[in-house]
Molecule: SAM riboswitch aptamer (S box leader)
Organism: Cytophagales bacterium
RNA sequence: CGCUUAUCCAGAAAGACCGAGGGAAGGGCCCGAUGACGUCUUAGCAACCUGAAUUCUCAAUUUAAAUUGAGUAGGGUGCUAACUCCCUUUCUACAUCGAUUUAAAUCGGAGUAGAAGAAGAUAGGCG
Repeated sequence: CGCUUAUCCAGAAAGACCGAGGGAAGGGCCCGAUGACGUCUUAGCAACCUGAAUUCUCAAUUUAAAUUGAGUAGGGUGCUAACUCCCUUUCUACAUCGAUUUAAAUCGGAGUAGAAGAAGAUAGGCG
């Protein structure tokens, strides 16, 4: 870097340094000199992985030892504004404006809700 699987409406801070933009892209809407974003330190949250080989908890088997399973401490990443901050594509339902028209119907525009998808983020596996 690519492919793939899973999750993404919950949760979680402060100090120091820096000094102007930041929230992936576009459009919104927010955050930011009352110092955002970023870096470091400590703390916390808990999505994934790991995980007590003399040594933690529970359960099962078992005379016991031991074995198996689940979990926790600890560890590896990650995260600590707003639903992935909202929307972008397709489908379904509801419902609306304009033009043509006797009307049905056709064309164009816009809205609400739900589902799926694309993209993104994180972790594991593979290359």